Two RNAs folded together computationally: RNase P RNA and transfer RNA, 354 nucleotides in total. Its mean pLDDT, the model's own confidence on a scale to 100, is 76. Rfam match: Archaeal RNase P. About the family: Ribonuclease P (RNase P) is a ubiquitous endoribonuclease, found in archaea, bacteria and eukarya as well as chloroplasts and mitochondria. Its best characterised activity is the generation of mature 5'-ends of tRNAs by cleaving the 5'-leader elements of precursor-tRNAs. Its Rfam clan is "RNaseP clan".

[in-house]
RNA sequence: AGGAGAGACGGUGAUGGCUGGCGGAGUCCUUUGGCUCUGAGGAAAGUCCAAGCACCACAAGGCAAGCGGUAUAGGCGCAAGCCUAUCAUGCGAGAGCAUGGCUCUGGUUACAGAAACGAACUUUUCCUUAUGGAAAUGCUGAAACGAACCACCACCGCUGGUGAAAUUGCAAGCAGGAUCCUAUGAAUCGCCUUGUGAGGAUCCGGGUAGCAAGAGUAGAUGAAUGCCAUCAGACCUUGGCUUUUUAGCAGGUCUACAAAACUUGGAUUACCGUCUCACCU
RNA sequence: GGGCUCGUGGUCUAGGGGCUAUGACGCCUCCCUCACACGGAGGAGAUCGCCGGUUCAAUUCCGGCCGAGCCCA
Numbered sequence: 001a002g003g004a005g006a007g008a009c010g011g012u013g014a015u016g017g018c019u020g021g022c023g024g025a026g027u028c029c030u031u032u033g034g035c036u037c038u039g040a041g042g043a044a045a046g047u048c049c050a051a052g053c054a055c056c057a058c059a060a061g062g063c064a065a066g067c068g069g070u071a072u073a074g075g076c077g078c079a080a081g082c083c084u085a086u087c088a089u090g091c092g093a094g095a096g097c098a099u100g101g102c103u104c105u106g107g108u109u110a111c112a113g114a115a116a117c118g119a120a121c122u123u124u125u126c127c128u129u130a131u132g133g134a135a136a137u138g139c140u141g142a143a144a145c146g147a148a149c150c151a152c153c154a155c156c157g158c159u160g161g162u163g164a165a166a167u168u169g170c171a172a173g174c175a176g177g178a179u180c181c182u183a184u185g186a187a188u189c190g191c192c193u194u195g196u197g198a199g200g201a202u203c204c205g206g207g208u209a210g211c212a213a214g215a216g217u218a219g220a221u222g223a224a225u226g227c228c229a230u231c232a233g234a235c236c237u238u239g240g241c242u243u244u245u246u247a248g249c250a251g252g253u254c255u256a257c258a259a260a261a262c263u264u265g266g267a268u269u270a271c272c273g274u275c276u277c278a279c280c281u
Numbered sequence: 282g283g284g285c286u287c288g289u290g291g292u293c294u295a296g297g298g299g300c301u302a303u304g305a306c307g308c309c310u311c312c313c314u315c316a317c318a319c320g321g322a323g324g325a326g327a328u329c330g331c332c333g334g335u336u337c338a339a340u341u342c343c344g345g346c347c348g349a350g351c352c353c354a
Base pairs, nucleotide, nucleotide: 001281002280003279005277006276007275008274009273010272011271012232013231014230015229016228017227018226022039023038024037025036026035027034028033041257045268048266049265050264051263052262053163054162055161056160065159066158067157068156069155070154071086072085073084074083075082076081087100088099089098090097091096101153105151106150107149108148109147117146121138123136124135125134126133127132167213168212169211170210176204177203178202179201180200181199187196188195233254234253235252236251240249241248242247282353283352284351285350286349287348288347291306292305293304299337308324309323310322311321312320330346331345332344333343334342
């Protein structure tokens, strides 16, 4: 100098401007405006879980069924889940990473091999009167009687369903019901006259469109959050200048992955940078 | 916004731990025919979507990504 890894952390800040940059709120005022405030992420992502919240009327117990977990000790959390230390096994050159039930019952272990989970078979030795019993051995194989893996097994724990398009409130029009007026004239109207000639008014409950709440000082639905400049900060600095030399000046970079949609938490995946650790050439 | 299913030769598929894998259509070669079709015989063609894990062994079991289709609204 180059290469391929592992872990941890972080994912710029402030000010000003713009065709009045764009969205939202407040206010002035009357204007196609002025002023003030505010406006994306560590994953907002895929949607894998849990909780809040809402409805299915509520609560308790039992059974069934389903789901999740499984070394040891300790801790956090309502939960999902997470953290620390140690142990075992496996992978790796290492840093490090991954995994963790087998006590009972049941199942599987292809091919090869005498034999693959029920115990038989070959050979040898010993005991026995003996068909019998005991021990060792047998080319294979990942594994040879002790095991490995899995579960409809064991132990522990949990429990319904539907999801913000849930749900709640207000509520046109049309239709329905009740009462009243009406050919002795409804409605058309500000009033009157004339004409036409059969509906009209009020109330009720449900409830559609729609509106509001849910919903947040980011935000209401193909949903704004942009660009430029300066300063600061972080990092780089092979090469330039200084010689304060693990420094300063100047210079460079601030990218990529990706962009909220009821909220919060967890796990997963994607990407960039820095630091540390451990290697190779 | 939410839910469900699927991914295996060119196409449609079977296989749900044990021979890098079944069948049909299609493709290629040969035979048959004057020639084609039909028919007969043979053959090629698969990173089992991708990555990891469990296992002696993974298309199959588990996890995560990717892609496709369908349904509610």